c-di-GMP-I riboswitch aptamer from a Desulfuromonadales bacterium, 75 nucleotides, folded computationally. Its mean pLDDT, the model's own confidence on a scale to 100, is 80.
[in-house]
RNA sequence: UCUGUCCAAAGGCAAACUCGGGGCAACCCGGGGACGCAAAGCCACGGGUCCCACAGGGAUAGCCGGGUUGCUGAA
Numbered sequence: 001u002c003u004g005u006c007c008a009a010a011g012g013c014a015a016a017c018u019c020g021g022g023g024c025a026a027c028c029c030g031g032g033g034a035c036g037c038a039a040a041g042c043c044a045c046g047g048g049u050c051c052c053a054c055a056g057g058g059a060u061a062g063c064c065g066g067g068u069u070g071c072u073g074a075a
Stems, first nucleotide, its partner, number of pairs: 003075001012037002017032006035062001041068003045065003048060005
């Protein structure tokens, strides 16, 4: 440097529920909380699902694929 991510360690994230706030809603943000996660970091490009004031607009990256960045470092 490349392949690779079985095991271990360090560190990280945080479902349900709950409190406060935002949104018509899906859902989002912050505190508590941990079911889980090796990309459960980031991006709505393709498919799926969901919502709505439905020629359309929006939510979900913790549904899958794809793109991109990155920790550890057996062999």